[in-house]
RNA sequence: GCAGUAGUAGCUCAACGGCAGAGCGCCGGAUUGUGGCUUCGGAGACGAGAGUUCAAUUCUCUCCUAUUGCC
Numbered sequence: 001g002c003a004g005u006a007g008u009a010g011c012u013c014a015a016c017g018g019c020a021g022a023g024c025g026c027c028g029g030a031u032u033g034u035g036g037c038u039u040c041g042g043a044g045a046c047g048a049g050a051g052u053u054c055a056a057u058u059c060u061c062u063c064c065u066a067u068u069g070c071c
Stems, first nucleotide, its partner, number of pairs: 001070007010024004018054001026042005047063005
């Protein structure tokens, strides 16, 4: 330099173009003599910018980051 893959919550991962979810973690309550376990509830995210569309995490383009292969 060329080609491909990935980027979503603190971490690991989902999500036919139509409500952004799960597990662990965090916070609060119940339980307990305290802690843990258990249980109930809560906060928290679509890499950046543009385009298509009634509607974009999803489709298209550019950029950024990581990674794989080729040279």
A computed fold for a 71-nucleotide RNA from a Candidatus Pacearchaeota archaeon, annotated as transfer RNA. It was read from a public genome assembly. Taxonomically the source falls in Candidatus Pacearchaeota (Archaea, Nanobdellati). The coordinates come from a structure-prediction model, not an experiment, and the mean pLDDT is 82.